[in-house]
RNA sequence: GACGAGUUGCCGCUUAAUCCUGUCGGCGCAUCCACCGCGCGCAGGAGCCGGGGACCCACACGUACUCCCGGGGUGAAUCGGCAGACAUUGCCGUAGGGCCACUUCUUCCCGCCCGAACCCGUCAGCUAACCCGGUCAGCGGAUCUGGAAGAAGGA
Numbered sequence: 001g002a003c004g005a006g007u008u009g010c011c012g013c014u015u016a017a018u019c020c021u022g023u024c025g026g027c028g029c030a031u032c033c034a035c036c037g038c039g040c041g042c043a044g045g046a047g048c049c050g051g052g053g054a055c056c057c058a059c060a061c062g063u064a065c066u067c068c069c070g071g072g073g074u075g076a077a078u079c080g081g082c083a084g085a086c087a088u089u090g091c092c093g094u095a096g097g098g099c100c101a102c103u104u105c106u107u108c109c110c111g112c113c114c115g116a117a118c119c120c121g122u123c124a125g126c127u128a129a130c131c132c133g134g135u136c137a138g139c140g141g142a143u144c145u146g147g148a149a150g151a152a153g154g155a
Base pairs, nucleotide, nucleotide: 010141011140012139013138014137018046019045020044021043022042023041026040027039028038029037047135048134049133050132051131052130057125070123071120072119073118074117079093080092081091082090083089096114097113098112099111102150103149104148105147106146
């Protein structure tokens, strides 16, 4: 000096997934011990997110035939094509979604990615009051040219 990995702090990204309070007579760390402190757990709250749930509206309410393979929710994650061992799987696209560092809008780039997974259990349209639930997880340390408005900071 280069490459790779780990830990801590700070900053940032996807996501609703953030913040506050209490608890040590819960656990652990901090120490040999205790207090203070920190993290986790538990409980409550604020904020944010989701589901159920009236009137009205929508749907349905007619005849014949065929089939039996229900229907619904969260989410951007849906729909195609080509292979195949025709189940799993792979590739190519695609509706749609995210990022490029103060925020929002806009512009530009042949820019970089995602395009999953799970849940309810025969049942749910919308829906005021009302009722119920969630607040996880996973990554990065840079990867663009302008314009407008605003905020913050500095001289």
The RNA shown here (c-di-AMP riboswitch aptamer (ydaO/yuaA leader)) has 155 nucleotides and comes from Blastococcus sp. The organism belongs to Blastococcus, within Bacteria. Model confidence (mean pLDDT): 76 of 100.